Transfer RNA from Candidatus Yanofskybacteria bacterium RIFCSPLOWO2_01_FULL_42_49, 72 nucleotides, folded computationally. The sequence was found in a public genome assembly. Taxonomically the source falls in Candidatus Yanofskyibacteriota (Bacteria, Bacteria candidate phyla). It matches the Rfam family "tRNA". Rfam classes the family as a transfer RNA.
Parts: sequence; C1' cells; structure tokens
RNA sequence: GGGCGUGUAGCUCAGUGGUAGAGCACGGUACUUAUAAUACCGGGGUCGGAGGCUCGAUCCCUCCCACGCCCA
Repeated sequence: GGGCGUGUAGCUCAGUGGUAGAGCACGGUACUUAUAAUACCGGGGUCGGAGGCUCGAUCCCUCCCACGCCCA
C1' cells in the first nucleotide's frame, strides 16, 4: 500500500427499512440478627464519525476513524 471483517448500555452480545433489546453488572425494596443467595421494581444508549438514498436508516450506498485477520 491492497483485500476482508468488526464497531449497539459499564461488560458480553441480539436486532436484515417502521419509536432500540437480553444476560451479567449497578441502584432501591422485600426476605435475614447481618451478609450472601433469591424475588420484585428501577436508572443507564446522540447505535464509532460525516454525508447520501428513502415518507422513514442501527439496518442500504460513499468517505473517514479505531481494532483484528490475510496479501504484498
């Protein structure tokens, strides 16, 4: 330098055009002498960035950034 892939909650990941979810973690309550475990409730996201297509974009297209793999 070229090709491919990944980027979504604190972490691990789902979500193939119609208001963004799960598990774990975190906070509260119940239970307990207390803690843990368990049950219930709750907070938390400009979906890596910028443009474009579309009535509508996490999703499709282009460029850029970060990381990984391969080739040179």